[in-house]
A computed fold for a 74-nucleotide RNA from a Patescibacteria group bacterium, annotated as transfer RNA. It was read from a public genome assembly. Rfam family: tRNA. The family's RNA type in Rfam is transfer RNA. Its family is annotated with triplet codon-amino acid adaptor activity in the Gene Ontology. The organism belongs to Bacteria candidate phyla, within Bacteria.
RNA sequence: ACGGGCGUAGCGCAGUCUGGCAGCGCGUCUGGCCUGGGACCAGAAGGUCGUCGGUUCAAAUCCGACCGUCCGUA
Numbered sequence: 001a002c003g004g005g006c007g008u009a010g011c012g013c014a015g016u017c018u019g020g021c022a023g024c025g026c027g028u029c030u031g032g033c034c035u036g037g038g039a040c041c042a043g044a045a046g047g048u049c050g051u052c053g054g055u056u057c058a059a060a061u062c063c064g065a066c067c068g069u070c071c072g073u074a
Base pairs, nucleotide, nucleotide: 001073002072003071004070005069006068007067010026011025012024013023020057028044029043030042031041032040050066051065052064053063054062
């Protein structure tokens, strides 16, 4: 330099192909239970979906550029 994978909650990921309410597990917080802790039960909070722009009634999803990271080729 070129090609490819990945980027979504504190952590690990699904959702993208086929546009239509942003989810799961763990963790955190509150309450219950318990002598206490852990476990268990109920509930809650937490997201500019890497950035910017475009298409569209509507974009995490389609298109373009860029950034970060990993792999490959030179």